[in-house]
């Protein structure tokens, strides 16, 4: 200088005019309406609602059992967690580095496309004359002289005779009975050896996953995000949870008044009168709605600093209060300046002019995850090159 890799910061900034919304004082006043002054007033994800959990309320004595569900190397952290830190195994990268549902497949059951003989018990082509039957040469004895008996050798030239033996080699396939290589062997083959790889037994080292060392030929596929098994957690619904107050308009109860000696109602106040009038009227209690309130925002809070720890975290001092709306508030313009691009000017200092600035927004709160996201900034490392 280029590529690249791991973390973390920000997510424009100052004024101005109108406005919202929540609090606290003051005016004024019936008022929570309305004036006027201070003050608070969205995120790093406020999103997805995926996984802990605080809190409610229902269920429960308290424990087991089943049934359902999750998690699933190991060791720490934390209220908890499937989060996070750290370690080890496996796998990728030249490397910093980074991914990983990572518990058992000799307890059972089931699958394993197509190819293929075979995928769980098998032999398709080859291979093999060591064996038994048979076959061909030949020698040897018998002989009834016929290669008729019967005995032995040999067949690198009988595996294109049959029993049979193999599982090296071919071929099928993701995948074919631990690999590689020497020895063996009729031909093979942990059959035997050495070296790798698994199991298993012991010693050694670590809390512990694992690791190293010796020892033993014990070595017959794969798949559990397949059903299973094996430890371990797990009641249920969510703030529209859930508590209080409480219209109006229909029901519910009690009481009491009322049937012509008329309770009510209407005639625009009142009294006659008229009209119209019986399961209706009056008061009271009670659920409950609408609606108003708590819940509700001071919290496993924030920031700084000192300590302990690799680290995730924990401690302890100081400090600070920071949105609580409910058809639901944080907005709308303008003006300097930052910034990025782009055209035009240039005395090369710079000027001037237009363009853009993301993903998103509270709705009880927290811890985490996961995803969206213009741009701009800091650290640590790695590996090319280039000069010194």
């Nucleotide at each position: 200088g280029g590529a690249g890799u791991a973390g973390g910061u920000c997510g424009g900034g100052c004024g101005g005019u109108c406005g919202c919304u929540c609090c606290g004082g003051c005016c004024a006043g019936u008022a929570u309406a309305g004036g006027c002054c201070g003050g608070g007033g969205a995120g790093g994800a406020a999103a997805g609602u995926c996984c802990g959990a605080a809190c409610u309320c229902c269920a429960c004595a308290g424990g087991g059992c089943a049934a359902g569900g999750g998690u699933g190397c190991u060791g720490g952290u934390u209220a908890a967690c499937g989060g996070c830190c750290a370690g080890g195994a496996g796998g990728g990268g030249c490397g910093a580095c980074c991914c990983u549902a990572c518990g058992g497949a000799a307890a059972g059951u089931g699958c394993c496309a197509c190819a293929g003989a075979a995928a769980c018990a098998u032999a398709c082509c080859g291979c093999c004359a060591a064996u038994c039957c048979g076959g061909u040469u030949u020698c040897c004895g018998c002989u009834u002289c016929g290669c008729g008996c019967g005995g032995g050798a040999a067949c690198g030239u009988c595996a294109u005779g049959g029993a049979g033996g193999u599982a090296a080699g071919g071929g099928u396939g993701a995948a074919a009975u631990g690999g590689u290589g020497c020895g063996g062997u009729a031909a093979g083959a942990g059959c035997g050896c050495a070296c790798c790889g698994g199991c298993g037994g012991u010693c050694g080292g670590g809390u512990a996953a694992c690791c190293g060392g010796c020892c033993g030929g014990c070595c017959g596929g794969g798949u559990a995000a397949a059903c299973c098994c094996c430890a371990c957690c797990c009641g249920g619904a969510g703030c529209a949870a859930g508590g209080u107050c409480a219209a109006a308009u229909a029901g519910g109860g009690a009481a009491g008044c009322g049937a012509u000696u008329g309770a009510g109602a209407g005639u625009g106040g009142c009294c006659c009168g008229c009209u119209c009038g019986a399961g209706g009227c009056u008061u009271c209690c009670g659920g409950g709605u609408a609606g108003a309130u708590c819940g509700c925002u001071c919290g496993a809070g924030g920031c700084g600093c000192g300590c302990g720890g690799u680290a995730a975290c924990g401690c302890g001092c100081g400090u600070c209060c920071c949105a609580g709306a409910u058809g639901a508030a944080u907005g709308a313009c303008c003006g300097c300046c930052g910034c990025g691009g782009g055209u035009c000017u240039u005395u090369c200092g710079a000027g001037a002019c237009c363009c853009g600035g993301a993903c998103a927004g509270g709705a009880u709160u927290c811890g985490g995850c996961u995803u969206a996201c213009a741009g701009a900034c800091c650290u640590g490392c790695u590996c090319c090159g280039c000069a010194c």